[in-house]
RNA sequence: ACCGGGAUGGUCAAACGGCACGACGGCGGGCUCUGAACCCGCAGAUGAGGGUUCGAUUCCUUCUCCCGGUU
Numbered sequence: 001a002c003c004g005g006g007a008u009g010g011u012c013a014a015a016c017g018g019c020a021c022g023a024c025g026g027c028g029g030g031c032u033c034u035g036a037a038c039c040c041g042c043a044g045a046u047g048a049g050g051g052u053u054c055g056a057u058u059c060c061u062u063c064u065c066c067c068g069g070u071u
Stems, first nucleotide, its partner, number of pairs: 001070007010024003018054001026042005047063005
């Protein structure tokens, strides 16, 4: 320098262009003599800019960062 893959709550991880799914963790409540476990509920996320579209995590484009490969 080029090619491929990736970036989503604190962590991990889904998502035909149409309410962003789930687990762990956190918080509140229930249960309990107390705690753990279990049960119910709540909050919290799309790397950055631009474009296409009625509508973008998803398509196009530029950039940043991470992993791998070629030179």